[in-house]
Context: one part of a larger RNA
RNA sequence: CUGGGCGUAAAGGGCGCGUAGGCGGACUUUCAAGUCGGAAGUGAAAACCGGAGGCUUAACCUCAGGCUUGCUUUCGAUACUGUCAGUCUUGAGUACAGAAGAGGAAAGCGGAAUUCCAGGUGUAGCGGUGAAAUGCGUAGAUAUCUGGAAGAACACCAGUAGCGAAGGCGGCUUUCUGGUCUGAUACUGACGCUAAAGCGCGAAGGCUAGGGGAGCAAACAGGAUUAGAUACCCUGGUAGUCCUAGCGGUAAACGAUGGGUACUAGGUGUCGGGGGUAUCGACCCCCUCGGUGCCGAAGUUAACGCAUUAAGUACCCCGCCUGGGGAGUACGACCGCAAGGUUGAAACUC
Numbered sequence: 001c002u003g004g005g006c007g008u009a010a011a012g013g014g015c016g017c018g019u020a021g022g023c024g025g026a027c028u029u030u031c032a033a034g035u036c037g038g039a040a041g042u043g044a045a046a047a048c049c050g051g052a053g054g055c056u057u058a059a060c061c062u063c064a065g066g067c068u069u070g071c072u073u074u075c076g077a078u079a080c081u082g083u084c085a086g087u088c089u090u091g092a093g094u095a096c097a098g099a100a101g102a103g104g105a106a107a108g109c110g111g112a113a114u115u116c117c118a119g120g121u122g123u124a125g126c127g128g129u130g131a132a133a134u135g136c137g138u139a140g141a142u143a144u145c146u147g148g149a150a151g152a153a154c155a156c157c158a159g160u161a162g163c164g165a166a167g168g169c170g171g172c173u174u175u176c177u178g179g180u181c182u183g184a185u186a187c188u189g190a191c192g193c194u195a196a197a198g199c200g201c202g203a204a205g206g207c208u209a210g211g212g213g214a215g216c217a218a219a220c221a222g223g224a225u226u227a228g229a230u231a232c233c234c235u236g237g238u239a240g241u242c243c244u245a246g247c248g249g250u251a252a253a254c255g256a257u258g259g260g261u262a263c264u265a266g267g268u269g270u271c272g273g274g275g276g277u278a279u280c281g282a283c284c285c286c287c288u289c290g291g292u293g294c295c296g297a298a299g300u301u302a303a304c305g306c307a308u309u310a311a312g313u314a315c316c317c318c319g320c321c322u323g324g325g326g327a328g329u330a331c332g333a334c335c336g337c338a339a340g341g342u343u344g345a346a347a348c349u350c
Stems, first nucleotide, its partner, number of pairs: 003322004007304002012318001014201004021194003025088004031082001033081002035077008048066002051063004091191001092188004096183004103177007110154001114150008125136002162169002206247006215241002220236004258317006266295011299306002323350003332343004
């Protein structure tokens, strides 16, 4: 390489949009490129294979045949793929009527708590721990009441509830805005799926500039613990955490499970629609579409488990793996302000 694989053994790209490419619904038609068949030419000789013959045999040699799996030309076939033309509606989409939602962006507002400031009451402690101490407090703390300021986060509701492609999203209101679901008709008529490259988004931490800074808190300081204690515990505390504009581009970015389509027992909960039954009505009950959980049949799996939300049965497209270490390292290239990221070996060794 042919293969065999990718939940946990090596292996699904963090996620989307999307170019090329690959693949692609139903019916009729054209052509005949792929495909299939016939014929002709060519496919050197030797070698090889089976046969016949010659050296006493064999090796060896000779003869005719096959082989040379291919290419070219030509004549045909037209089911499938392709191509041309036309048609269709079930895939996809548009319009209409409803629906739910922490989906996104901006602005404004709210209460609880915390800290600080000012004042009142009040007096010797407070705080903290396994026990203590550092620390705070007679310059009046802690506690309590009143008033004020600031920043950050939004208790209860809250739910294997919801929304989003993923990261993620949670007080309330307004404005702008994306997507999804359901229903009944009408319309377009394959407009689809996937996606190398490319482009965009991307938690936390980090970086640049300017603000902000209550609480928390790397670093740091002190107190303890200890043989030591560069820790765990305690008292403090700066970056940071927050906002604006950029950079960065990584995570156990996880369902450790790429996307799409179709098919394959059920049971039970829940969320959003629709229909039926019933009723004065709401429930209840039945059916159905879309999500989200649990349990399980067949099947599958090394086992664990998965099981209509598949890890089952198939097809299409992409990404990735190929013993451990060396190593996600070196070198080079590209990107970055830097930190570093992406791509990514070998020697050697077991």